[in-house]
RNA sequence: GGGGGCGUAGUUCAGUGGGAGAACGUUCGGUUCGCAUCCGAAAGGUCAGGGGUUCAAAUCCCCUCGCCUCCA
Numbered sequence: 001g002g003g004g005g006c007g008u009a010g011u012u013c014a015g016u017g018g019g020a021g022a023a024c025g026u027u028c029g030g031u032u033c034g035c036a037u038c039c040g041a042a043a044g045g046u047c048a049g050g051g052g053u054u055c056a057a058a059u060c061c062c063c064u065c066g067c068c069u070c071c072a
Stems, first nucleotide, its partner, number of pairs: 001071007010024004018055001026042005048064005
């Protein structure tokens, strides 16, 4: 320098055009003498950034950035 993959909640990930979600974690409540377990609830997201296509984009296209990998 070139090819490919990935970037979504604090962490690990799902979601491949129309409702942004799960598990773990955090907080609160219940249970307990107390802790743990268990049960219930809540908070937490510019979907890496910008532009384009579309009635509508996390999702499709282009560019940039970061990480991983292959070739030279």
Description
Transfer RNA from Elusimicrobia bacterium UBA5214, 72 nucleotides, folded computationally. It matches the Rfam family "tRNA". It is annotated as a transfer RNA. Rfam links the family to the GO term triplet codon-amino acid adaptor activity. The source organism's lineage runs through Bacteria, Pseudomonadati and Elusimicrobiota.